[in-house]
Context: one part of a larger RNA
RNA sequence: UGACGGGGGCCCGCACGAGCGGUGGAGCAUGUGGUUUAAUUCGAAGCAACGCGCAGAACCUUACCAAGGCUUGAAAUCUGGAGAAUCUUCCCGAAAAGGAAGAGUGCCCCUCGGGGAAUUCCAUGACAGGCGCUGCAUGGCUGUCGUCAGCUCGUGUCGUGAGAUGUUGGGUUAAGUCUCGCAACGAGCGCAACCCCUAUCCUUAGUUGCCAGCAUUAAGUUGGGCACUCUAGGGAGACUGCCUGGGCUAACCAGGAGGAAGGUGGGGAUGACGUCAAGUCCUCAUGGCCCUUAUGCCUUGGGCUACACACGUAAUACAAUGGUUGAUACAGAGGGACGCGAACUCGCGAGGGGGAGCAAAUCUCAAAAAGUCAAUCUCAGUCCGGAUUGGAGUCUGCAACUCGACUCCAUGAAGUUGGAAUCGCUAGUAAUCGUGUAUCAGAACGUCACGGUGAAUACGUUCCCGGGCCUUGUACA
Numbered sequence: 001u002g003a004c005g006g007g008g009g010c011c012c013g014c015a016c017g018a019g020c021g022g023u024g025g026a027g028c029a030u031g032u033g034g035u036u037u038a039a040u041u042c043g044a045a046g047c048a049a050c051g052c053g054c055a056g057a058a059c060c061u062u063a064c065c066a067a068g069g070c071u072u073g074a075a076a077u078c079u080g081g082a083g084a085a086u087c088u089u090c091c092c093g094a095a096a097a098g099g100a101a102g103a104g105u106g107c108c109c110c111u112c113g114g115g116g117a118a119u120u121c122c123a124u125g126a127c128a129g130g131c132g133c134u135g136c137a138u139g140g141c142u143g144u145c146g147u148c149a150g151c152u153c154g155u156g157u158c159g160u161g162a163g164a165u166g167u168u169g170g171g172u173u174a175a176g177u178c179u180c181g182c183a184a185c186g187a188g189c190g191c192a193a194c195c196c197c198u199a200u201c202c203u204u205a206g207u208u209g210c211c212a213g214c215a216u217u218a219a220g221u222u223g224g225g226c227a228c229u230c231u232a233g234g235g236a237g238a239c240u241g242c243c244u245g246g247g248c249u250a251a252c253c254a255g256g257a258g259g260a261a262g263g264u265g266g267g268g269a270u271g272a273c274g275u276c277a278a279g280u281c282c283u284c285a286u287g288g289c290c291c292u293u294a295u296g297c298c299u300u301g302g303g304c305u306a307c308a309c310a311c312g313u314a315a316u317a318c319a320a321u322g323g324u325u326g327a328u329a330c331a332g333a334g335g336g337a338c339g340c341g342a343a344c345u346c347g348c349g350a351g352g353g354g355g356a357g358c359a360a361a362u363c364u365c366a367a368a369a370a371g372u373c374a375a376u377c378u379c380a381g382u383c384c385g386g387a388u389u390g391g392a393g394u395c396u397g398c399a400a401c402u403c404g405a406c407u408c409c410a411u412g413a414a415g416u417u418g419g420a421a422u423c424g425c426u427a428g429u430a431a432u433c434g435u436g437u438a439u440c441a442g443a444a445c446g447u448c449a450c451g452g453u454g455a456a457u458a459c460g461u462u463c464c465c466g467g468g469c470c471u472u473g474u475a476c477a
Base pairs, nucleotide, nucleotide: 001477002476003474004473005472007471008470009469010468011467012466013465015461016460019425020424021423022422023421026316029313030312031311032310033309034307035306042053043052064302065301066300067299068298069297070296073127077126078125079123080122081121082120083119086103087102088101089100090099091098107116108115109114129291130290132289133288134287138285139284140280141279142278143276145274150189151188152187153186154185155184156165157164158163169180170179171178195268196267197266198265200236201235202234203233204232205231206230209226210225211224214223215222239262242256243255244254245253246252318418322377323376324375325374326373327372328371334365335364336363339358340357344353345352346351384415389410390409391408392407393406394405395404431453432452433451434450435449436448
């Protein structure tokens, strides 16, 4: 100087408390451990591994296993030789591969001998190739402490020196934020602001959007209009600016006015010096080591989907604030040409036929759901719950057996609110309700986004956890 303390002081955080809803019990989905297996590819391991890499394993993916094959190789550059390229058919085989027959002769130069471009085959070796090892050799990227308020430097001063000071102290702040003081004076990386979305208004513009008044219609449908909504460009607006009180005539704090918004308005992006030899050689790049008729490459089939069990994370329930049936209302944000697919029609349905329109403020996915209004069920393992199983189907796709999703009929399991323990959340939040996207032929209860309805509680900081500053002890570095 740090680090540590079941030392002290001050302060903060859904850290506790106050509340609301869960997890832990059930069946199911998914990930992991373990076990099994020819293989169940590999990585991730307290927080910070475990719906994680995987924004999607039937083949492919695929790295694993079995079998059948190849050896200058699936792809790259160079050398020599031959044939233009290319196309068709047959045999064998699970395919990869192997064998056979036929068609076909182009373009540029030309001294008619040939040469060249492009492409295929054969040979040769230089080489290729490796998701093989080492993340403790590395780059890059990422997690974490933590959006915590810290981390440093120059000059000066002090100290023999390591170092100190500045950065400590009195106040204050979300903040090393600001202010006052001070052997310090300044500066840098962080904080804040500048950026984006959102909340109000003005303005410009008025189609594909909108409709106040006038006509018109089944319908903003059409004429008309651009007021309003909206869209998307530009601007205004919030700065403790104003008032009162407190405070050191400070910084700042409390209250008030005006205002759509008030003291960082709300949300996002943004992550200092560093820590964990944290993670990744299987995104990529790369040193070293290793394989080279195999640890490389091709193919078929299997596996990654196994199942006594244990754990994590989700979705569904156990019901009446509910289930079922009928009627009916209101979103936002997205996607669409190898696409979205309307009307109409067939089917109980998944879906089929159909093909209008639309590269989309125009057409379409598209029905929002909870809600509201009626009816019914009346506390039961039930008209709750939907697992499991049997049968019949639909769709995608060479192909749904291992191993897809969905539909219909039948079946109708556990489950009556969950021990010890434990998690999230402070407002348009929790809870609850649906909607959409990426990936994708198909395959979400996951992910990411979107809106609808919409709470309770916070006395407070003694305690648990984590963090910041000062101080103290130390046989630790």
Molecule: small-subunit ribosomal RNA, 3' major domain
Organism: uncultured prokaryote